[in-house]
RNA sequence: AGAUGAGGUAGAGGUGCGGAGCAUCAAGAGUAAUAUAUUUGAGGUAUUCAAGGUACCUGUGAGAAUAUAUGAAAGGGAUAUAUCCGCCGAAGCCCAAAAAUGCCUUGAUGUUUUUGGAGCUGGGUCUAUGCUUAAGAGGCAUAGGACUGUCACUGAUAAUUUCCCUAAGGUCAUCAGUGAUGAGCUAUCUCAUUU
Numbered sequence: 001a002g003a004u005g006a007g008g009u010a011g012a013g014g015u016g017c018g019g020a021g022c023a024u025c026a027a028g029a030g031u032a033a034u035a036u037a038u039u040u041g042a043g044g045u046a047u048u049c050a051a052g053g054u055a056c057c058u059g060u061g062a063g064a065a066u067a068u069a070u071g072a073a074a075g076g077g078a079u080a081u082a083u084c085c086g087c088c089g090a091a092g093c094c095c096a097a098a099a100a101u102g103c104c105u106u107g108a109u110g111u112u113u114u115u116g117g118a119g120c121u122g123g124g125u126c127u128a129u130g131c132u133u134a135a136g137a138g139g140c141a142u143a144g145g146a147c148u149g150u151c152a153c154u155g156a157u158a159a160u161u162u163c164c165c166u167a168a169g170g171u172c173a174u175c176a177g178u179g180a181u182g183a184g185c186u187a188u189c190u191c192a193u194u195u
Stems, first nucleotide, its partner, number of pairs: 001195011014088001016087005023079003033070008043057004048108006091121003094117009122148002125145008149181009161169002
C1' cells in the first nucleotide's frame, strides 16, 4: 500500500416513502330519516353474522310496498406556488402473539394499537385482472410493458502518462449490450486476518 471479514458513521436514487393540521371541493345522495295518503297485517330496535339473554318500541299498527313533500351525516377521497414532521426497507404486504373495540355471554369475524419474523417487494409510472369501498376515487395484491437507480462483465470512443510509431498498462468520463437486485451501493472510521 492492497485484499477479505465484522461492526459503526454519513450519503445517493426522485412524479422517492410515511405521517399530520387548516381551508375548499366532489362524492356519499335525492340515500338514510321524518311527515301525509293508500295497501298489507306481526314483528322490530340496541349488532357485522349466529345462538342465548337483557332493555325498549309495537293492532292507538311493527315491518314492507307505492305516491307526494322535506331532506342529512360518518368513515373514506381529491385539490393547493402547497406547508410542517420523520425518513431512504424509506415503506407496503404476509405470518405469529398480546391488548382494546362493535348492549351482555359464547363462537365467528372486522377494525385499531403494540411486539416479533434474514418471509416477499430496488424505485416510481402505465395497462389488465382480482379484493376492499357507495364509488369510474383511493388503497392493496398478482402479471406484463416501457423508464429509472446501483453493481458486475463485455465492447466502443475521446483525453492524459510512458515513447515519435506500435503495443501494453493505469486513471477518469461517456455510450451500448448482457446479467443481477436493498442482508444492496458509495465514501469513511475501528477491529481482526492475510499478501
Lysine riboswitch aptamer from Aceticella autotrophica, 195 nucleotides, folded computationally. The coordinates come from a structure-prediction model, not an experiment, and the mean pLDDT is 78. Lineage of the source: Bacteria > Bacillati > Bacillota > Clostridia > Aceticella. Rfam family: Lysine riboswitch aptamer. For this family Rfam cites "Riboswitches Control Fundamental Biochemical Pathways in Bacillus subtilis and Other Bacteria" (Mandal et al., Cell, 2003). RNAcentral holds the sequence, with entries from Rfam.